[in-house]
Context: one part of a larger RNA
RNA sequence: UGAACGCUGGUGGUAUGCUUAACACAUGCAAGUCGAACGGGUUUGUUGAACUGCUUGCAGUUUAACGGCUAGUGGCGGACGGGUGAGUAACGCGUAGGAAUCUGCCAUAUAGUGGGGGACAACAGUUGGAAACGGCUGCUAAUACCGCAUAAUACCUUCGGGUCAAAGGUUGCACUUGUGCAGUCGCUAUAUGAUGAGCCUGCGUUGGAUUAGCUAGUUGGUGGGGUAAAGGCUCACCAAGGCUAUGAUCCAUAGCUGUUUUGAGAGGAAGAUCAGCCACACUGGGACUGAGACACGGCCCAGACUCCUACGGGAGGCAGCAGUGGGGAAUAUUGGACAAUGGGGGCAACCCUGAUCCAGCAAUACCACGUGUGUGAAGAAGGCCUUAGGGUUGUAAAGCACUUUAGUCACUGAGGAAGUGUGCUAGGUUAAGAGCUAGGUGCAUUGACGUUAGGUGAAGAAUAAGCACCGGCUAACUCCGUGCAGCAGCCGCGGUAAUACGGAGGGUGCGAGCGUUAAUC
Numbered sequence: 001u002g003a004a005c006g007c008u009g010g011u012g013g014u015a016u017g018c019u020u021a022a023c024a025c026a027u028g029c030a031a032g033u034c035g036a037a038c039g040g041g042u043u044u045g046u047u048g049a050a051c052u053g054c055u056u057g058c059a060g061u062u063u064a065a066c067g068g069c070u071a072g073u074g075g076c077g078g079a080c081g082g083g084u085g086a087g088u089a090a091c092g093c094g095u096a097g098g099a100a101u102c103u104g105c106c107a108u109a110u111a112g113u114g115g116g117g118g119a120c121a122a123c124a125g126u127u128g129g130a131a132a133c134g135g136c137u138g139c140u141a142a143u144a145c146c147g148c149a150u151a152a153u154a155c156c157u158u159c160g161g162g163u164c165a166a167a168g169g170u171u172g173c174a175c176u177u178g179u180g181c182a183g184u185c186g187c188u189a190u191a192u193g194a195u196g197a198g199c200c201u202g203c204g205u206u207g208g209a210u211u212a213g214c215u216a217g218u219u220g221g222u223g224g225g226g227u228a229a230a231g232g233c234u235c236a237c238c239a240a241g242g243c244u245a246u247g248a249u250c251c252a253u254a255g256c257u258g259u260u261u262u263g264a265g266a267g268g269a270a271g272a273u274c275a276g277c278c279a280c281a282c283u284g285g286g287a288c289u290g291a292g293a294c295a296c297g298g299c300c301c302a303g304a305c306u307c308c309u310a311c312g313g314g315a316g317g318c319a320g321c322a323g324u325g326g327g328g329a330a331u332a333u334u335g336g337a338c339a340a341u342g343g344g345g346g347c348a349a350c351c352c353u354g355a356u357c358c359a360g361c362a363a364u365a366c367c368a369c370g371u372g373u374g375u376g377a378a379g380a381a382g383g384c385c386u387u388a389g390g391g392u393u394g395u396a397a398a399g400c401a402c403u404u405u406a407g408u409c410a411c412u413g414a415g416g417a418a419g420u421g422u423g424c425u426a427g428g429u430u431a432a433g434a435g436c437u438a439g440g441u442g443c444a445u446u447g448a449c450g451u452u453a454g455g456u457g458a459a460g461a462a463u464a465a466g467c468a469c470c471g472g473c474u475a476a477c478u479c480c481g482u483g484c485a486g487c488a489g490c491c492g493c494g495g496u497a498a499u500a501c502g503g504a505g506g507g508u509g510c511g512a513g514c515g516u517u518a519a520u521c
Base pairs, nucleotide, nucleotide: 001518003517004516005515006514007513010369011368012367013366014365015364016362017361018327023325024324025323027322028321029320032076033075034074037073038072040070041069042068043067045066046065047064048063049062050061051060052059053058083280084279085278092205093204094203095202096201097200098199101197102196106193107192108191109190110189111188112187113186114148116146117145123138124137125136126135127134128133154163155162156161168185169184170183171182172181173180174179175178206252207251208250213243214242215241218240219239220238221237222236223235224234225233255277256276257275258274259270260269261268262267282303283302284301285300286299305316306315307314308313333359335358336357337356341355342353343352344351345350372402373401374400375399382393383392384391385390406463408458409457410456411455412454416449419445420444421443422442423441424440425439427437428436429435466510467509468508469507470506471491472490473489477505478504479503480502481501486493487492
C1' cells in the first nucleotide's frame, strides 16, 4: 500500500473494497411524469332524475353531474444523474490567450396572442400471422399539423422593395350559457444577460535511431458548396509546396489533471477512493429526432454470440445496482427508504429516482478503548536449570479488599424536520370578503437508519492475547534430541558437548494483531 498468504482474533468510530477477462450473463430493479393540452374508454365511488317490479322503501334498467383510474394523441424529460478506462502520444489533457458561433429551461425588457382549414391515432368493422407485429375501410379531438391576417430595433436586398409568428388551459365574478373582465400557468417575435457547449492558437505532456526520410487533399491560392461557426471541412481549377536530426514518419506503451506517496530538500514513483476534463457502451458503420446526441437501459444496416419458433420468421446486449459462471493470490448483500440532499415531470397535492442517504459483509486501512485495580513471601505447588547448597519462573498465582469502562439485560431518550395539509388573521394584486401571493398564529401530520446517539438502573472479574524472534548485522541463553533431518535476507550453521536444525524452560520485540511475500520512495 485499493494488497494477498500463514497463525491468531474482544469492542467502537471513520474510510476503503474485481488492481485479473472492455470475458459471457439467469432473475429483479436502475426514467419517467402531466387528465389544469385532447377525444375516448372504464368504474357497485358520491349525488340527483326518469321508468319498471312492487314487500312503500328496497331491487333492477336508463340517464345527468361531480370524482377515481387510464391504453392512445400531445408536451417536457429519456444528451442529466450512474458505470468503465478498451481506444487515444492527440489541441486529448494542463495552463495562458483568441474570434468566426449556437444555447431548451432561467432572469430582465418591448410588442403581440386575430381569423380559418384539412387530417391521423385511439375507437368501430373486417382481415393476415405461431409469435413479434401488422393490412384495408369508416368516424373523431387538441397546446398535434397547415394556410390567411398582422410585422419591427428580426432576416434578405439591386436600397426601389420583399419575407417571416402564435395556443390555449385553469381559478373567480358577471350575465345575454359561450362570451366579457380579472388573476395565474402558458404561447409567439425581438433584444440583453446568465448558464452550458462548439471552434482556433502559444507553451508543457512516456520510451525506442537495432525506426531517417515522410506527405497528392498532401501545402497554398481563386471560386462554388457545406456548417451554428473560422477552416481542404468538401469539390473544380491553378501553383508546387508542407514536415524533418531542436527527431518528422514508424514501432511500443499509456486515459490526462487536481492530487497521492516518499524525501531535509532537489528529485523519484503512482494517477485506487474524492473532484475537473476526455473517450467508450456486444464489434464495425450510419443517420433520424431534438436547444443539445451521431444517443449505455432510442432507431437502421452488417458481423459474432445467446434465446424463441408452427421453420415462414422473430428477440437480446449489466463497462447502472445487486447477483451468477469464468479468470485470479485476491475484492462484499439478488438488503431498506425516498426521512434528508439533489434531479425529472406536474399549478399543486404528488409520482418516479439501485443518484443519494442508510443498513449488511471483510482486522482491508487508520484512530480510540478494553482484556481488570490494590494488596499479597510460607518467596506455596508444578516446570526448568543446578557445582545438589540452591537459583529461576515470581507478587506471578492462590488468598484478601475493591472497581464495572466495553459487553449482557431492563427502562428512558434528543438531533437529523425544513416542510405539507387545514382553520383564523391580515399586507399586496383587484371592482371584489373570488382566486393568486409575502407575513403572523392555532391544530393535525411526515424518520429508512432505529432495539439510533446519549442517559439511568441491575448482576458479576465475570465474556476478551496472540505472533515473530533470541550466531553477527539486531534487542534477547541455557538444557535435551539429532549428527541426519533441516535452517538461511547477507555472512553462513549442521560431520557426537550446535546460544544458528527440532523440542522445552527462560528471555526480547510488537500487540488485536504479528510475521512472510509482492511493489515503491
Predicted 3D model of a 521-nucleotide part of an RNA (small-subunit ribosomal RNA, 5' domain) from an uncultured bacterium. The prediction has a mean pLDDT of 86. The full RNA is in RNAcentral, with records from Greengenes.